[in-house]
Molecule: transfer RNA
Organism: Xylariomycetidae sp. FL2044
RNA sequence: GCCUCUAUGGCCAAGUGGUAAGGCGUCGCACUCGUAAUGCGAAGACUCGUGCGUUCGAAUCGCACUGGAGGCA
Repeated sequence: GCCUCUAUGGCCAAGUGGUAAGGCGUCGCACUCGUAAUGCGAAGACUCGUGCGUUCGAAUCGCACUGGAGGCA
């Protein structure tokens, strides 16, 4: 230098064009003499790395850039 993959709450992670699941963690409640475990509930992404574009509509498609991983030279 070229090619491929990847970026989603504090962490992991689903989603493949119609407005973002789930788990861990956090907070509250129940249970307990108390703690843990367990059960119930709640908050947290509303700019899905950034910008522009396509579309009635974009996390999702296209282009550029940035970070990360891998391959070729």